Context: one part of a larger RNA
RNA sequence: CACCGCCCGUCACACCAUGGGAGUUGAUUGCUCCAGAAGUAGCUAGCUUAACCUUAGGGGGGGCGGUUACCACGGAGUGGUCAAUGACUGGGGUGAAGUCGUAACAAGGUAGCCCUAGGGGAACCUGGGGCUGGAUCACCUCCUU
Repeated sequence: CACCGCCCGUCACACCAUGGGAGUUGAUUGCUCCAGAAGUAGCUAGCUUAACCUUAGGGGGGGCGGUUACCACGGAGUGGUCAAUGACUGGGGUGAAGUCGUAACAAGGUAGCCCUAGGGGAACCUGGGGCUGGAUCACCUCCUU
C1' cells in the first nucleotide's frame, strides 16, 4: 500500500538485439577445363665442342637447340562454407507516461483451468472432451471436544 486494490492483451511512440529476405560485396575452398614461365627428368635426326680413344675420317662425353612429362602464377565455368550489407517483413525485450477495452485474482459479477475445433480490434468468445488446484446448500463416513 491493502478493491479508489491487483492485473491482461491489441494499438501508438522511442531504443536494443534478433529471424526471414530479391539480391550485392568480400574471404576461403571442392570439381572440370584453358594456358603454362623458370626448374627438374626423359627422348633427340639439327648446331657446336677442352680432357679421353683413334686406322686422322671420326668415335665418345659435354654444351646449345628441339620435343614430351610434372608444375607456380593467371584465366573460364560450376558448387560449398563464412562475414558484411540489403528495399521490405516477422515476432521478442525494455521504457516515465499514452490509446482501446476488462480477460484473470472474491462465486471477479458467465467458477476457473487443460486439450481440441471454429470465430474475433485486443485481452478473448463459442462448441466438444477432461480436471478441482471451485464458492454455496443438502446428505454420507471418520476424528476431536
Predicted 3D model of a 145-nucleotide part of an RNA (small-subunit ribosomal RNA, 3' minor domain) from Marinomonas agarivorans. The sequence was found in a public genome assembly. NCBI's taxonomy places the organism under Bacteria, Pseudomonadati, Gammaproteobacteria, Oceanospirillaceae, Marinomonas. Rfam family: Bacterial small subunit ribosomal RNA.